[in-house]
RNA sequence: AGAGUUUGAUCCUGGCUCAGAUUGAACGCUGGCGGCAGGCCUAACACAUGCAAGUCGAGCGAUAACGGUCUUCGGACUUAUUAAAGCGGCGGACGGGUGAGUAACGCGUGGGAAUCUACCUAGUAGUGGGGGACAACAGUUGGAAACGACUGCUAAUACCGCAUACGUCCUAUGGGAGAAAGCAGGGGAUCUUCGGACCUUGCGCUAUUAGAUGAGCCCGCGUGAGAUUAGAUAGUUGGUGGGGUAAUGGCCUACCAAGUCGACGAUCUCUAGCUGGUCUGAGAGGAUGAUCAGCCACACUGGAACUGAGACACGGUCCAGACUCCUACGGGAGGCAGCAGUGGGGAAUAUUGGACAAUGGGGGAAACCCUGAUCCAGCAAUGCCGCGUGUGUGAAGAAGGCCUUAGGGUUGUAAAGCACUUUCACCGGGGAAGAUGAUGACGGUACCCGGAGAAGAAGCUCCGGCUAACUCCGUGCCAGCAGCCGCGGUAAGACGGAGGGGGCUAGCGUUGUUCGGAAUUACUGGGCGUAAAGCGCGCGUAGGCGGACCAUCAAGUUGGGCGUGAAAGCCCUGGGCUCAACCCAGGAAUUGCGCUCGAAACUGGUGGACUAGAGUCCGGGAGAGGAGCGCGGAAUUCCCGGUGUAGCGGUGAAAUGCGUAGAUAUCGGGAAGAAGGCCGGUGGCGAAGGCGGCGCUCUGGAACGUACCUGACGCUGAGGUGCGAAAGCGUGGGGAGCAAACAGGAUUAGAUACCCUGGUAGUCCACGCCCUAAACGAUGGGCACUAAGUGUCGGCGGGUUACCGCCGGUGCCGCAGCUAACGCAGUAAGUGCCCCGCCUGGGGAGUACGGCCGCAAGGUUGAAACUCAAAGGAAUUGACGGGGGCCCGCACAAGCGGUGGAGCAUGUGGUUUAAUUCGACGCAACGCGAAGAACCUUACCCAGGUUGGACAUGCUCGUGGUACGAACCUGAAAGGGCGAGGACCUCGAAAGAGGAGCGAGCUCAGGUGCUGCAUGGCUGUCGUCAGCUCGUGCCGUGAGGUGUUGGGUUAAGUCCCGCAACGAGCGUAACCCCUGUCUUCAGUUGCCAUCGGGUCAUGCCGAGCACUCUGAAGAGACUGCCCAGGAUAACGGGGAGGAAGGUGGGGAUGACGUCAAGUCAGCAUGGCCUUUAUGCCUGGGGCUACACACGUGCUACAAUGACCGGUACAAAGGGUUGCAAUCCCGUAAGGGGGAGCCAAUCUCAAAAAACCGGCCUCAGUUCAGAUUGGGGUCUGCAACUCGACCCCAUGAAGGUGGAAUCGCUAGUAAUCGCGGAUCAGCACGCCGCGGUGAAUACGUUCCCGGGCCUUGUACACACCGCCCGUCACACCACGAAAGUCAGCUGUACCAGAAGUCACUGGCGCCAACCCGCAAGGGAGGCAGGUGCCCAAGGUAUGGUUGGUAAUUGGGGUGAAGUCGUAACAAGGUAGCC
Repeated sequence: AGAGUUUGAUCCUGGCUCAGAUUGAACGCUGGCGGCAGGCCUAACACAUGCAAGUCGAGCGAUAACGGUCUUCGGACUUAUUAAAGCGGCGGACGGGUGAGUAACGCGUGGGAAUCUACCUAGUAGUGGGGGACAACAGUUGGAAACGACUGCUAAUACCGCAUACGUCCUAUGGGAGAAAGCAGGGGAUCUUCGGACCUUGCGCUAUUAGAUGAGCCCGCGUGAGAUUAGAUAGUUGGUGGGGUAAUGGCCUACCAAGUCGACGAUCUCUAGCUGGUCUGAGAGGAUGAUCAGCCACACUGGAACUGAGACACGGUCCAGACUCCUACGGGAGGCAGCAGUGGGGAAUAUUGGACAAUGGGGGAAACCCUGAUCCAGCAAUGCCGCGUGUGUGAAGAAGGCCUUAGGGUUGUAAAGCACUUUCACCGGGGAAGAUGAUGACGGUACCCGGAGAAGAAGCUCCGGCUAACUCCGUGCCAGCAGCCGCGGUAAGACGGAGGGGGCUAGCGUUGUUCGGAAUUACUGGGCGUAAAGCGCGCGUAGGCGGACCAUCAAGUUGGGCGUGAAAGCCCUGGGCUCAACCCAGGAAUUGCGCUCGAAACUGGUGGACUAGAGUCCGGGAGAGGAGCGCGGAAUUCCCGGUGUAGCGGUGAAAUGCGUAGAUAUCGGGAAGAAGGCCGGUGGCGAAGGCGGCGCUCUGGAACGUACCUGACGCUGAGGUGCGAAAGCGUGGGGAGCAAACAGGAUUAGAUACCCUGGUAGUCCACGCCCUAAACGAUGGGCACUAAGUGUCGGCGGGUUACCGCCGGUGCCGCAGCUAACGCAGUAAGUGCCCCGCCUGGGGAGUACGGCCGCAAGGUUGAAACUCAAAGGAAUUGACGGGGGCCCGCACAAGCGGUGGAGCAUGUGGUUUAAUUCGACGCAACGCGAAGAACCUUACCCAGGUUGGACAUGCUCGUGGUACGAACCUGAAAGGGCGAGGACCUCGAAAGAGGAGCGAGCUCAGGUGCUGCAUGGCUGUCGUCAGCUCGUGCCGUGAGGUGUUGGGUUAAGUCCCGCAACGAGCGUAACCCCUGUCUUCAGUUGCCAUCGGGUCAUGCCGAGCACUCUGAAGAGACUGCCCAGGAUAACGGGGAGGAAGGUGGGGAUGACGUCAAGUCAGCAUGGCCUUUAUGCCUGGGGCUACACACGUGCUACAAUGACCGGUACAAAGGGUUGCAAUCCCGUAAGGGGGAGCCAAUCUCAAAAAACCGGCCUCAGUUCAGAUUGGGGUCUGCAACUCGACCCCAUGAAGGUGGAAUCGCUAGUAAUCGCGGAUCAGCACGCCGCGGUGAAUACGUUCCCGGGCCUUGUACACACCGCCCGUCACACCACGAAAGUCAGCUGUACCAGAAGUCACUGGCGCCAACCCGCAAGGGAGGCAGGUGCCCAAGGUAUGGUUGGUAAUUGGGGUGAAGUCGUAACAAGGUAGCC
């Protein structure tokens, strides 16, 4: 620090996802040790049991026990000690827990004044003298208990008067008020009731001052979300008097006033303890508030006060409520959010442990007691940190595993082996610090020493990309994986297993959380023409911002100082545990706030002054600016009249409609409404919407010129307010034309449309609403600055009337700059400043709910659940278009002949079958693979047989009368059985050995079994179309472009010219072959002109090579020449010459690529499958089936013909397993026979159409030949299934073929025959050959295919594309809904516990003080009563939130479905708002 993911590719926008860190975690697998830390995040749910706050005898009385003394033995006294309860004191307001409530002066920070403060510290002054009670206790008594009641006795540091009053308090400044307590130790003198008094010391007590500490109160600022919460408030805001408090204050009360808060967000709702800090981050921020620390709040829920220095009190009290428990039913008891622990909840969080040794707290004079605070231990890898599970050596690179191209590679120095070590754990021994005197829970401590032995100690996850790490097997869109993209449909590095590898390591992975990446809420640090985003446009309030000068103030700003910013934490330095984590010390930091002293540039305030911004006066002009009133002409329609006659109208074509009752057309006259031709223009005006005949009236604004005046008066503008096209609504008019709805006619599969004929709202006017739009420049407003050029509108200036210039508006082009690109570019989308509005993935949705507005339609504001991984912008290359331009092709047209109808042949589909083997399927499968299925072929079926095999290689063994094998038996054959006979090579004298062969075993053979979508090779096709690319350069962020486009031209990317391109390659052309002319050479088997010979006749013979021909080498044609055209070019037209003329004709030759085109059955080949069979052999059958359908052909339908007879003229080929002549036989197929020929020699071989003659005469025929019967021939082992041919007989359909469709542009079509391959035989097919030999092409509008340029695109599997909506089905979330349930809450009223306060306290009760001898009375108090307030509760009625609901509404998703075809191309009616 980035990466993956939208596309064919690209750039951008934009979301989703990942890598990091983090955690009070949980879950899965695994688990050796130690240190340090943390451990109910959920039910502030309920709690059994134990413990968590007591202490003081030196405050007091009484009691008991041990001891002591005395004793009248009943007991008494007593020091110290111990113990329980009581009175009394101090402490239970700390410590500990929790986070429910609280959006608040609660917290944080900084200030403030009107306060209190036990214990503590310092100071001052005191501590004198009296009195009366109440517990305990005793007695009586109630109750189950808890707990009481009555009578009597008693002490005090308990309580109450009196005295005194430095200081204190109150005050009317005269005065008045108010205290106290003793205890313990020691003791010389004195006194004594012998207890003590008294003195002293200590501790206490009282009053008061001050401090310290702690607490209360007030204020500034900061501290969540929602405006779909906009108004809130009645003690409310202030004042005065009074009350209350420690203290200010509406804190409370009476009266008076009517305020107070709120867009700088009041009120309401939801959520939440706050902070230091913690996590993350470069930071700014964001998230968070466990542990530790500060503050707050709470203590079962609600209310209340008492005591006290302090509480409205966690382990106190009272009341109400819920719950639990006890009960003798009358009543009582309780509060773990203390430490443990239990149940429950939950994914989830520990021991009913030890000790007060330390630290701290309470009490005490102290000893000491108490302390679940605390210190320790226990549990769980919860986290952080540290350590270990060995070290060295060790190649035969062991075995095993896995892979393999079978060689090897890898696991891997890894193991074993050898040599060492002992950390940790374990065993034994010693043993601290923590403690200043004593005291150690921890503690079997840390630590040290010794011992044994490699001994006890490794897992988890991942390996397609992101992201480090790869193979095999299994599986076969199954099972499964998945964070995103995506894997899996038979070769899966993505599933599962294995081997191997990567990562981390006592952990590893998963899930959840937070920040980061995310500049994806942008302060730092984003945007808004087209990606999401500028309000439709003005005016203007608040607010924000604001020209230039002087002076002043010092709020902002800035500098210094002071205070504060707790500690801990983070950071730095140093130190302590062996290190680290952890801990300690110091420093820095704490970006803040306050006070104070300075500064005065800038912002701001105030005062003065200025004119450049802004405004104003005046002048002459421009304009569809607005409003009202009036006027005119053209046209349409209607009405009246004339002329006139059969149609008009309308369309792609028609029809509906109108018209003989006289239309349309035409002339004249009239009526009415609406709209404004030409001018008219990227002209004008207006803020926008918008504004168009002419005149008048009223009126707004802008520009220019002039430069008098005002003196910043300005800009923007949340709310607010006005205007606002069309459609629509209300009321009343108007209504010519047009025209939703509607009707009819067409079109169509349908046509609720497009087209046509009609036609109502509406369109028009007046008034009132509506308030939206693709209200667009998809571009908010203002100001300033920033190259040029060129139009145009308005005004002005100069001028020689050419023109030049200034200001304002409106266009085009274009530089810099900007932009993702397109583009913008002084009218910015450039560079800046100011203000406003708006955006934050797509869908759901501008929807729902709520509010506001509206008569309604609806508008405005405006979500969520759920769902997707995209949705988008611009540009690129293609492809496509019922887009455009240019141009080709037997593409159409013009012609000729066919196919489609018939019969047959052949192939295919289908059907059939035991099998009808397989493949090929639009063109580009279908007389195709098949250049030849009777057996064979043959792959199929049936049957018989065979198993290392019919065939190959290697090794081992065997055999060698072995291999081979006659005859015979069996069998359909294959095969099996028997088996006469019977070899070969090398060495060796021989015996013998080896080999070949054969047999057996092993390694393996075999497969036309599957996959052409795993492949090679080959082929088809677009297409013999003219294209396809590269290097360098240039342009572009890039995909890519340029070149290859353009102007011409060509069959051609052929050539020329131009050009940021210059060159090049593969294609084109040419080079090659055949053919057309000539020359040369050659002259047999070819030829025969001349010469000779011969024959009935023939190059038959000699001679010859002239000609033809053969076959080799050359020549020839190149737009070379001429003319005009063209740019003078390329080139095209015409002409000459020439056998041939512009590629002469034909062939071979097939660019980059496309179709997962075809072929695993030609061959080769990966993988899979099979191995007594899916291999191999054999016999027979099948591939030849036959209701049908299609393709390709043949033969015909006849007279341009059939038949008979006669007569000509080819080319190219084949031939020894062959072609075969003459001759003979047969009607013929053919047979016999065999000359000749390995071929320019012989032969197949007859060419046929043609020509001559004859006959037939338009008919199912003397056409046509299918079919069938009979008889033959040939080939072959064999023609039954299933060959070809011949003869005789038979003589079917068929009389030119519907829709549709094919070939062909010249030696072509058509027509005629000949040959060849395959082949024993079989040809209408295929491949070749020659003979005869046409017609037509105006032309490129249309059909098909193709090329180039251009355009649009939502297509890229590329139009056989994409894609929309209803309906049907399933699932999901949401809205509405008669209702219904619950929570929160407002208002009104009822009610009123406990309790404070007030009043009362008369007939109840009472010790202290006063009067009184006393009785009694008084003062005062208590109980009781009344009143105010008030919790729970109740009644009524609202608000709000949530749940649920018959039914209902749309939405989303889903493999396949139904109906249409809306959109994307001119999407077939341009689309959209």